[in-house]
The part of an RNA shown here (small-subunit ribosomal RNA, central domain) has 351 nucleotides and comes from an uncultured bacterium.
Model confidence (mean pLDDT): 84 of 100.
Rfam family: Bacterial small subunit ribosomal RNA. Gene Ontology terms of the family: ribosome and structural constituent of ribosome.

Context: one part of a larger RNA
């Protein structure tokens, strides 16, 4: 490398756009590079096979023949790839009509609820735990009424429900805006699938500048537990937890299962107030079809486990990526980063 492979054994890039590149729908016609076929030249001799044949055999030598799987060069074949010219509509996009959706930013705006502050009632305790303590409270707290700040989150509705590429979206209004789906069958006329580099967007921590700060709480304090308790439990608490603009680029970034899908391969049952076409006893029921999303369940598959039309089943096409444990996602280089670091990513040596 080849071969086999990536749900759990070592392995799917965290996810998308797309360049090069690989593959790629029917028809008709050209060419003929690839392919097939004739000839010709070359392919040294020796070797190597295959047949003889000489040393008594045999290594070993001698003949003929083969092959030397290859290059050029010529003449022809058109099915296949290629490639030129014409056209088709099934893929693939536009259009027109439609209804669902926490899809996206941007501004307003609500109401509970803790917190804090003003008053007002009112006393002697409150918190807190397994149990207590630090802790709060006669300078009047808990509790309760009544008013005001402020930040941040949106109960119920909520549901293997919904929407996005992922990573995520949840309180109401408006604006602006992406995407899928059903229908229809007018338009284009293969434009399409995948995508090494690229590029972009990527929870949470954490990082700069500046707001902001109620509650929560790394750190730290103090109080208990303990033999010790730098824990777990309690009383406090400061980065942060929220804005706005840059950065970081990683996650059990998960379905541990790339992606177009594409195609094809028994049913059965929910759902989705998704879409549409029939019926029928018309708030509805039934039955069919597209799209999404669960539970079973054949064949087939798998080392089991399970997967089974949303494949891990049978093909085919691009791309990552794997090759025994430890060293080690480490060293050293080199790219990016303001740091933290992040990517690439090794060997000695052991087992």
């Nucleotide at each position: 490398c080849u071969g086999g492979g990536u749900g759990u054994a070592a392995a799917g890039g965290g996810a998308g756009c797309g360049u090069a590149g690989a593959c790629g729908g029917c028809u008709c016609u050209g060419u003929a590079a690839g392919u097939c076929u004739g000839g010709a030249g070359u392919g040294a001799a020796a070797a190597c096979c295959c047949g003889g044949g000489g040393c008594u055999c045999a290594a070993c030598c001698c003949c003929g023949g083969g092959a030397c799987u290859g290059c050029u060069u010529u003449g022809g074949a058109a099915a296949c790839u290629a490639u030129g010219g014409a056209g088709c509509u099934a893929g693939a996009g536009u259009g027109u009509c439609g209804g669902a959706g926490a899809g996206g930013u941007a501004a307003g705006u609500g109401g509970a609820a803790u917190u804090c502050c003003u008053a007002g009632u009112g006393u002697a305790g409150c918190g807190g735990u397994g149990a207590a303590a630090u802790g709060c409270g006669u300078a009047g707290a808990u509790a309760u009424u009544a008013g005001g700040a402020g930040g941040a989150a949106c109960a119920c509705c909520a549901g293997u429900g919904g929407c996005g590429a992922a990573g995520g979206c949840g309180g109401c209004u408006u604006a602006c805006u992406g995407g899928a789906c059903g229908a229809u069958g007018a338009c284009u006329g293969a434009c399409g699938u995948u995508g090494a580099g690229g590029c972009u967007c990527g929870a949470a921590a954490g990082c700069g500048u500046g707001g902001g700060g109620a509650g929560c709480a790394a750190a730290c304090a103090g109080g208990a537990u303990u033999a010790g308790a730098u824990a777990c439990c309690c009383u406090g608490g400061u980065a942060g937890u929220c804005c706005a603009c840059g950065c970081c680029g990683u996650a059990a970034a998960c379905g541990a299962u790339g992606g177009a899908c594409u195609a094809c391969u028994a049913g059965c049952u929910g759902u989705u107030u998704g879409g549409g076409c029939g019926g029928c006893a018309u708030a509805g029921c039934c039955g069919u079809u597209c799209g999404g999303u669960g539970g079973c369940g054949c064949a087939g598959c798998a080392a089991a486990c399970g997967c089974a039309a949303u494949a891990a089943g049978u093909a085919g096409u691009c791309c990552a990526c794997c090759u025994g444990g430890g060293g080690a996602g480490u060293a050293c280089g080199u790219u990016c980063g303001c740091a933290a670091g992040a990517a690439u990513g090794a060997a000695a040596c052991u087992c």